[in-house]
RNA sequence: GGCCCUGUGGCCUAAUGGCAAGGCGUCGGACUUCGGAUCCGAAGAUUGAGCGUUCGAGUCGCUUCAGGGUCA
Numbered sequence: 001g002g003c004c005c006u007g008u009g010g011c012c013u014a015a016u017g018g019c020a021a022g023g024c025g026u027c028g029g030a031c032u033u034c035g036g037a038u039c040c041g042a043a044g045a046u047u048g049a050g051c052g053u054u055c056g057a058g059u060c061g062c063u064u065c066a067g068g069g070u071c072a
Base pairs, nucleotide, nucleotide: 001071002070003069004068005067006066007065010024011023012022013021018055026042027041028040029039030038048064049063050062051061052060
């Protein structure tokens, strides 16, 4: 340098073009002498970035960035 794959809360993982879901973690409460475990509740995502297609994009197209693989 060519080609391919991946990118979604702090972490991991979902989502036929139609309300971005769940687990862990965090915070608050219950329980406990305290903590842990358990239970209840809450916050937390412009879906790597930009542009386009579409009534509607995490999903499709183009460009770009980062990581990985492969070939030379």